Predicted 3D model of a 74-nucleotide RNA (transfer RNA) from an Anaerolineae bacterium.
[in-house]
């Protein structure tokens, strides 16, 4: 340099054929339980869906470019 893949919560990841308010596990905070802790149960907080632009009535999802990371080729 070329090709391809990936980017969603603090971490690991779902999210179908584009459709109302974006989810799970772990972690974090409160509560229950316990003499207490762990475990368990319960409630809650936490998101510019990498960025910009475009298509569309409507975009995390489709398209283009940019950025970052990974793999392969040279």
């Nucleotide at each position: 340099g070329g090709u391809g893949a990936u980017a969603u919560a603090g971490c690991u990841c779902a999210g179908c054929c584009g459709g109302c308010u974006a989810g799970a596990g772990c972690g974090c905070g409160g509560g229950a339980c316990u003499c207490a802790u762990a475990a368990u149960c319960u409630c809650g907080a936490g998101g510019u869906c990498a960025g910009u632009g475009g298509u569309u009535c409507g975009a995390g999802u489709c398209c283009a470019c940019u950025u970052a990371u990974c793999a392969c080729c040279a």
It matches the Rfam family "tRNA". The coordinates come from a structure-prediction model, not an experiment, and the mean pLDDT is 82.